Model confidence (mean pLDDT): 82 of 100. Transfer RNA from Candidatus Adlerbacteria bacterium GW2011_GWA1_54_10, 73 nucleotides, folded computationally. It was read from a public genome assembly. Rfam family: tRNA. By type it is a transfer RNA.
RNA sequence: GGGCCCGUAGCUCAAUUGGUAGAGCGCAUCCAUGGCAUGGAUGAGGCAGGGGGAUCGUAGCCCCCCGGGUCCA
Numbered sequence: 001g002g003g004c005c006c007g008u009a010g011c012u013c014a015a016u017u018g019g020u021a022g023a024g025c026g027c028a029u030c031c032a033u034g035g036c037a038u039g040g041a042u043g044a045g046g047c048a049g050g051g052g053g054a055u056c057g058u059a060g061c062c063c064c065c066c067g068g069g070u071c072c073a
Base pairs, nucleotide, nucleotide: 001072002071003070004069005068006067007066010025011024012023013022019056027043028042029041030040031039032038049065050064051063052062053061
């Protein structure tokens, strides 16, 4: 320098190829216990790496940039 993949909640990851975002763990509150662990219930938390475009409408399509991984040179 070139090819490919990835970037979504604090962490690890999903979302039927466009219709307004979820799970597990973690966290908060409550219940059960004398207390801890554990179990149960409820809840908070992300405008999606940044920008632009196409579209009635995008996390998902197109372009550029940034970051990470991998292969080639």